[in-house]
The RNA shown here (Glycine riboswitch aptamer) has 89 nucleotides.
């Protein structure tokens, strides 16, 4: 000085106010509720390439969508920059 883990600040997105049933409620609407179809991927998770004649291992923001999510706004353990601790070198 790099470089990793945690922690603070700023940035940061996608995608149905979707029908319906049940509660609350003057209304307008709300629900950590259930039920169905339709979607999004930038929290986790899962897969898969060349490099190398063959095998094995191995990637992502790429592809899958269990998981999570889907009016505006807002908010995000992807990612960017800063910063502060702390670790092996």
């Nucleotide at each position: 000085c790099c470089g990793g883990c945690u922690c603070g600040c700023a940035g940061g997105a996608g995608a149905g106010a979707g029908g319906g049933a049940c509660u609350u409620a003057u209304c307008c609407a709300a629900g950590c509720u259930c039920c169905c179809c339709g979607c999004c991927g930038a929290a986790g998770g899962c897969g898969c390439a060349a490099a190398c004649u063959c095998c094995c291992a191995u990637a992502a923001u790429c592809g899958c969508u269990c998981a999570g999510g889907c009016a505006c706004c807002a908010g995000u353990u992807a990612c960017u920059g800063c910063g502060a601790a702390u670790c092996a070198g």